Predicted 3D model of a 72-nucleotide RNA (transfer RNA) from Candidatus Dadabacteria bacterium CSP1-2. The same sequence occurs in records of 2 taxa. It matches the Rfam family "tRNA". Its mean pLDDT, the model's own confidence on a scale to 100, is 85.
RNA sequence: GAGCGCGUAGCUCAGGGGGAGAGCGCUUGCUUGACGCGCAAGAGGUCGCAGGUUCAAAUCCUGCCGCGCUCA
Numbered sequence: 001g002a003g004c005g006c007g008u009a010g011c012u013c014a015g016g017g018g019g020a021g022a023g024c025g026c027u028u029g030c031u032u033g034a035c036g037c038g039c040a041a042g043a044g045g046u047c048g049c050a051g052g053u054u055c056a057a058a059u060c061c062u063g064c065c066g067c068g069c070u071c072a
Stems, first nucleotide, its partner, number of pairs: 001071007010024004018055001026042005048064005
């Protein structure tokens, strides 16, 4: 330098045009002498960045950035 894959909550990931989600973690309450377990509720997201297409983009297209693998 080229090709391919990945980038979504604190972590691991799902979602591939119209509601942003799951598990774990975190907070509060119940429970307990207390912790844990369990139960209930809740907080937490510029969906890597910019542009384009579209009535509408996390999703499609382009460029860039980061990570991984391969080739030179």